[in-house]
RNA sequence: UUCUGGUCCUGUGCAACGGACGGCGCCGAACCUCGUCAGGCCCGGAAGGGAGCAGCGAUAAGGCUCACCGACCGUGUGCCGCAGAUCCACCGGAACCC
Numbered sequence: 001u002u003c004u005g006g007u008c009c010u011g012u013g014c015a016a017c018g019g020a021c022g023g024c025g026c027c028g029a030a031c032c033u034c035g036u037c038a039g040g041c042c043c044g045g046a047a048g049g050g051a052g053c054a055g056c057g058a059u060a061a062g063g064c065u066c067a068c069c070g071a072c073c074g075u076g077u078g079c080c081g082c083a084g085a086u087c088c089a090c091c092g093g094a095a096c097c098c
Base pairs, nucleotide, nucleotide: 001095002094003093004092005091006090007089009084010083011082012081013080014078015077016075017074018073019072021070022069023068025064026063027062033058034057035056036055041050042049043048
């Protein structure tokens, strides 16, 4: 001096973090949900039947958790991958010249 790689810059992908959404799970209605309906009530000569409160169970609206699954948004968190830009600066390698 030339070439080249990296740092730096841009875009993009992936991961991390945060947010909110859905699923799963849990809670969840004195009555105006469902099921089963003790007691009591009603009908019946009786057998039996009826409506149905509490209780119990299942859930709705809604709530809780984000530990797990799915998907969305954001951020210099990573300097992890890919591509581009630039040779202004720094670091490294190779070749050539003095």